[in-house]
RNA sequence: CCAUAUUCUCGAGGAGUGGUGCAAAUCCAUACCGGUGGUGAAUUCAAGUCCACAAGCGCAAGCUGAUAAGGUGAAAAUCCUUAACCGACGGUAUAGUCCGGAUGAUAGAGGAUAUUA
Numbered sequence: 001c002c003a004u005a006u007u008c009u010c011g012a013g014g015a016g017u018g019g020u021g022c023a024a025a026u027c028c029a030u031a032c033c034g035g036u037g038g039u040g041a042a043u044u045c046a047a048g049u050c051c052a053c054a055a056g057c058g059c060a061a062g063c064u065g066a067u068a069a070g071g072u073g074a075a076a077a078u079c080c081u082u083a084a085c086c087g088a089c090g091g092u093a094u095a096g097u098c099c100g101g102a103u104g105a106u107a108g109a110g111g112a113u114a115u116u117a
Stems, first nucleotide, its partner, number of pairs: 003115008016030004031097002033087002035053004048085002056063002067083005089100003
């Protein structure tokens, strides 16, 4: 260092201002946020909307969101610029951001110990 086993730890962010209204962090305007692994044009880093997974829903089979244009270049779904778009369930004035299931669970990440080569 590799593999296997046991075990421990970690493992999701965001509503401020104005308007309407009896009432809204739920509507309107604006603001703000982006889980895990892979890919990463050449090294490190680097994708919410490219591939996969988890979360969520369902008795189960299974279902499950969203990106374009321009630029550079031999080559870009990933770089640069601009403009967009998306976001479980229950509660409540209609919620990605509040409260709740949840001091929960998972994708996974890291450490320790043992054994083998």

The prediction has a mean pLDDT of 79. A computed fold for a 117-nucleotide RNA, annotated as FMN riboswitch aptamer (RFN element). The sequence was found by an Rfam model in a public genome assembly. The model forms 100% of the base pairs in the Rfam consensus.